[in-house]
A computed fold for a 73-nucleotide RNA from Cohnella luojiensis, annotated as transfer RNA.
The coordinates come from a structure-prediction model, not an experiment, and the mean pLDDT is 81.
C1' cells in the first nucleotide's frame, strides 16, 4: 500500500439508535482495630480519540482522519 480488529473513568473491559454512559479493580473518605490487612459503607472522577454526515434522536450506522495490533503484497 490493501484488507480487518480495536479506541469509553487512573486500569480492565461492559453497554439491542432513546431514561441522567455502566461494572470490576484502584484513588479518597468513613465503620470496625492497640496499629495494619482484610470486611462494610459512602464518595468522586468521563466531553465515549477527532472532525463532518445520516437521523426527531448518535458511544452505538455512514464518511474522512489520527493512535495501537494483525494478516497480505
Nucleotide at each position: 500500500g490493501g484488507c480487518c480488529u480495536c479506541g469509553u473513568a487512573g486500569c480492565u473491559c461492559a453497554g439491542c439508535g432513546g431514561a441522567u454512559a455502566g461494572a470490576g479493580c484502584g484513588a479518597c473518605g468513613g465503620u470496625u482495630u492497640c496499629c495494619u490487612a482484610a470486611a462494610c459503607c459512602g464518595c468522586a472522577g468521563g466531553c465515549c480519540g477527532g472532525a463532518g454526515g445520516u437521523u426527531c434522536g448518535a458511544u452505538u450506522c455512514c464518511u474522512c482522519u489520527c493512535g495501537a495490533g494483525g494478516c497480505c503484497g
The source organism's lineage runs through Bacteria, Bacilli, Caryophanales, Paenibacillaceae and Cohnella.